[in-house]
């Protein structure tokens, strides 16, 4: 030097625990701000906070303030499989 590998935010399924169905959550759109393989930097992916628009599936017992069950929600966390940095310096193996 050459060749190969491992590593990330994160996405999908499957399971468990929850929230809302008195509508928050998701999901668009614009601004701002963060993080982001082992380091630097990053954006077209991800997080957070403002405004906007848009929007839904409930029903049954019961001792009816609730409480529980079964459902919906393009809901939330958390295990596990699978996939998973384009840039430069690395770090492991092998010639």
């Nucleotide at each position: 030097g050459g060749c190969a590998g491992a590593g990330u935010a994160g996405g999908a399924a499957u399971g468990g625990u929850g929230c809302g169905u008195u509508a928050a959550g998701u999901g668009u759109u614009a601004g701002g701000g963060g993080a982001u393989g082992g380091g630097a930097a990053g954006u077209u992916g991800c997080c957070c906070c403002u405004a906007a628009a848009c929007g839904a599936a409930g029903g049954g017992c019961g001792u009816u303030a609730c409480g529980c069950c079964c459902g919906c929600g393009a809901u939330a966390c958390c295990c596990u499989u699978c996939c998973g940095c384009a840039u430069c310096c690395g770090c492991u193996g092998c010639c």
The RNA shown here (THF (Tetrahydrofolate) riboswitch aptamer) has 95 nucleotides and comes from a Bacillota bacterium. Its mean pLDDT, the model's own confidence on a scale to 100, is 81. It matches the Rfam family "THF (Tetrahydrofolate) riboswitch aptamer". The family has 101 seed sequences and 747 matches in Rfam 15.1. Gene Ontology term of the family: tetrahydrofolate metabolic process. The source organism's lineage runs through Bacteria, Bacillati and Bacillota.